[in-house]
């Protein structure tokens, strides 16, 4: 100590309060959450090399659906600037399937499951 092989472990958050109603954490007001990898003009540490953090809506990917091929959500405006999809500010928007006394991102269930991937160990070319 690359690539690789094997193994182990880890690997998703969230309806406060109120209204209507016979009934709603499902509707209305309001609240609240944001998997994984990449990118990232930003920030932090360091003399430096470099390291660490940084996007739900930019690229890809997982869960889900499908016999399979495959399919699968959402961002604008203003500011700064040579340059903004990522910075700053503001305002928006989105969210599998099945179930339900009433329509669900948040409840219950498939799921003590699967999983993108992350960390570590052993072997190991040179």
């Nucleotide at each position: 100590g690359a690539u690789g092989u094997u193994c182990u472990u880890c690997g998703g958050g969230g309806u406060a309060g109120g209204g209507u109603g016979a009934a709603a954490u499902u509707c209305c007001c309001a609240a609240u959450c944001g998997g994984c990898g990449g990118u990232g003009a930003u920030g932090a540490a360091g003399c430096a090399a470099u390291u660490c953090a940084a996007a739900g809506u930019c690229c890809g990917u997982g869960a889900g659906c499908g016999c399979a091929a495959g399919c699968u959500g959402a961002u604008u405006u203003g500011g700064u600037g040579c340059a903004a999809a990522u910075c700053c500010a503001a305002a928006a928007c989105c969210g599998a399937c099945a179930g339900u006394g009433a329509u669900a991102g948040u409840c219950u269930g498939g799921a003590u499951g699967g999983g993108a991937g992350a960390a570590g160990a052993a072997c190991g070319a040179g």